[in-house]
Context: one part of a larger RNA
C1' cells in the first nucleotide's frame, strides 16, 4: 500500500447493487416451512334444481355441484439449514466395473384373460384424565392373494463362431425350470394408466493411480489382523460376515499415536514464483437433542417418519403421555458483534393432478444496518469599502478572504402536486407498487465531517502546562519561551465518511 462476513470512537443527505451469529452443533414460547389426487375406492355432510303429494307451513323421491375423515397412489431421499465429526478414496484429478442398480422421462416390442378372501372407514359396545387402545358386525378398490397365457428377458446344461490382460464377454442353436397384469374418464373416438422386456437419457453405487496439515519430547503397530479355498450376505466385488487352514500384513519414502481441520472451483495479496484463506455464489461430503437400530421404498439407514436407551423441557386425574428451529421469522443466553414474529406465489423452479387448480418462509420482493463497492448532492457566476469579527503583530500591518454580505440566473437530490410503467407469455390475472420514470409549481433553501501538522510524512504560530498533566507506529517529546502535551487561530489530507484496533499478503 492492498484486502475484510469486521468491531469501536466521532460524524452522517440521497440512490443502485451486494452482504449481514465468525461466539453456545447452547436452550427454545408462538406462527408458518410438504403436500396433493373424488378422473383409484366405499362412505358421510350439505345442496341448486326436477317430480309427486300438500293442511300451502312443508313432506317424500331423484339429484348436478360443493366439502371431507378413512383405504389407495405419487411426493415427504428434492428443495432449505449447519460444519459438530472426519487426515478418510472424505475431497480434487485421471481412470476402471468382463463386479453393479435405477421410480419418473424418451424410444421400441408383446400383452392387459378368468377368479377369490379380507380390511380401514361407517355402525354398535368397552377401557382411559388424556394420548390412544380394544371387541363385535358390515363394506369397496388401481389395496391383497391364487389360476391361465408368455419371449430376443432370468437360471441350469450342452454345442458352435469370434473377441479379450485374466476371471470371462458377445452372437447363435437346442432342452428344461420358475415367473405378469388394473383399471379410470368419456355417448364414442380416444386419453391417462397397468404387466413383461430391449435400448437410451439422466442419477447413483463400488474399486484404483496420483495430489493437498503439524509433531519423533509419538518407533514400533496389527489377531478378522494378512492371505487361501468354502459357505452365507449384498444391486454388486471384497474378511463384508462365519467355520477351517496357513503366518502373514504395515513401518524411518514416517506406520501407530497425538494435535488441528469439512474438501474443491475459487477468494485476498503479489510483477511473478509463492504465501494466506475456503464468508457470500457453485460442486462434493458429513450431520439433524446425544448414542444405537432397522422398516418402507427405485432411492434413506430418512432434519419437520418409526423403535430403543440417555439428558433436558412440558402435560397429568400420578396410572401414564407429549416434544426436538444446524428450515423462515422470532425469544433468552453467550459475545466486541450480526436484521422483520413483513408481503406474494405475479415471475423462475419444485410436488400432486387429465385439467381447473392446490401446496411451496425454495424463490421473487419489501423492512432494518454507511457493513462493503459504485454513483450523486450539500450549490453556480459576479462581487474589495479587502466590511464587522477572530488570530497574530515589530502596532505599520498581516491573515481567515471573494470567503461573507450584496447582485444575477439555475433546480440535481429532498419535500409538495399530478400522471404513471416494463417485467406478462394472456380472454383475464403484478407481491414489488401508486414504486421507478415523466410533468408542474416553488424555495438557495433541508444536507459536512473526521483526522493530522518534530522526522519518517503533505501541513506553524500563540497561549497554558513545567520530567507534572500527558503524547507515542519507530526514533523519541515534556525538568519555564514545547512547531512533539492541552486549547485557540491558521494550514495539510480524505470526504458521507474519517480515524483506531484485529487478521492476511
Nucleotide at each position: 500500500g492492498g484486502a475484510u462476513a469486521a468491531a469501536c470512537g466521532c460524524u452522517g443527505g440521497c440512490g443502485g447493487c451486494g452482504c449481514g451469529c465468525a461466539u453456545a452443533a447452547c436452550a427454545c414460547a408462538u406462527g408458518c416451512a410438504a403436500g396433493u389426487c373424488g378422473a383409484a375406492c366405499g362412505a358421510a355432510a350439505u345442496a341448486a334444481g326436477u317430480a309427486a303429494c300438500u293442511u300451502c307451513g312443508g313432506u317424500u323421491a331423484c339429484a348436478a355441484g360443493u366439502u371431507u375423515a378413512g383405504u389407495g397412489g405419487c411426493g415427504g431421499a428434492c428443495g432449505g439449514g449447519u460444519g459438530a465429526g472426519u487426515a478418510a478414496c472424505a475431497c480434487g484429478u485421471a481412470g476402471a466395473c468382463a463386479a453393479c442398480u435405477u421410480g419418473u422421462c424418451u424410444u421400441g416390442u408383446a400383452g392387459u384373460g378368468g377368479g377369490g378372501g379380507a380390511u380401514a372407514g361407517c355402525c354398535g359396545g368397552a377401557a382411559g384424565a388424556a394420548a390412544u387402545u380394544u371387541c363385535g358386525a358390515u363394506u369397496a378398490a388401481u389395496a391383497c392373494c391364487g389360476c391361465a397365457u408368455a419371449a430376443u428377458a432370468u437360471a441350469u446344461u450342452a454345442c458352435u463362431a469370434c473377441c479379450g490382460c485374466a476371471u470371462g464377454a458377445u452372437a447363435g442353436u437346442a432342452a428344461u425350470a420358475a415367473g405378469g397384469a388394473a383399471g379410470a374418464u368419456g355417448g364414442a373416438a380416444a386419453u391417462c394408466g397397468c404387466u413383461a422386456u430391449g435400448a437410451g437419457a439422466g442419477a447413483g453405487g463400488u474399486c484404483u493411480g496420483c495430489g493437498g496439515c503439524u509433531g519423533a519430547u509419538u518407533a514400533g503397530c496389527u489377531a478378522g489382523u494378512u492371505g487361501g479355498a468354502g459357505u452365507g450376505g449384498u444391486a454388486a466385488c471384497g474378511g463384508c460376515a462365519c467355520a477351517c487352514c496357513a503366518a502373514g500384513g504395515c513401518a524411518a519414502c514416517g506406520a501407530u499415536c497425538a494435535g488441528u481441520a469439512g474438501c474443491c472451483g475459487g477468494u485476498u495479496u503479489g510483477a511473478g514464483a509463492g504465501a494466506a484463506u475456503g464468508a457470500a455464489c457453485g460442486g462434493c461430503c458429513a450431520c439433524a437433542u446425544u448414542g444405537g437400530g432397522a422398516c418402507u421404498g427405485a432411492g434413506a439407514u430418512a432434519c419437520g417418519g418409526c423403535c430403543c436407551a440417555g439428558a433436558c423441557u412440558c402435560c397429568u386425574g400420578c396410572g401414564g403421555g407429549a416434544g426436538g428451529c444446524a428450515g423462515c421469522a422470532g425469544u433468552g443466553g453467550g459475545g466486541a458483534a450480526u436484521a422483520u414474529u413483513g408481503c406474494g406465489c405475479a415471475a423462475u423452479g419444485g410436488g400432486g393432478g387429465g385439467a381447473a387448480c392446490c401446496c411451496u418462509g425454495a424463490c421473487g420482493c419489501a423492512g432494518c444496518g454507511a457493513c462493503g463497492c459504485c454513483g450523486u448532492g450539500u450549490a453556480a457566476a459576479g462581487g474589495a469599502a479587502g466590511a464587522a469579527g477572530g488570530u497574530c503583530u515589530u502596532c505599520g500591518g498581516a491573515u481567515c478572504g471573494u470567503a461573507a454580505a450584496c447582485u444575477u440566473g439555475u433546480a440535481u437530490c429532498g419535500a409538495u402536486u399530478g400522471u404513471g410503467a416494463a417485467a406478462a407469455g394472456u380472454a383475464a390475472g403484478g407481491a414489488u407498487g401508486g414504486u421507478a420514470g415523466c410533468a408542474a409549481a416553488g424555495u438557495a433553501a433541508g444536507a459536512a465531517g473526521c483526522u493530522c501538522c518534530g522526522g519518517c510524512u503533505a501541513a506553524c504560530u500563540a497561549c497554558g502546562u513545567g520530567c507534572c498533566a500527558g503524547c507515542a507506529g519507530c526514533c523519541g517529546c515534556g525538568g519555564u519561551a514545547a512547531g512533539a502535551c492541552g486549547u485557540a487561530g491558521g494550514g495539510g489530507g480524505c470526504g458521507a465518511g474519517c480515524g483506531u484496533u484485529a487478521u492476511c499478503c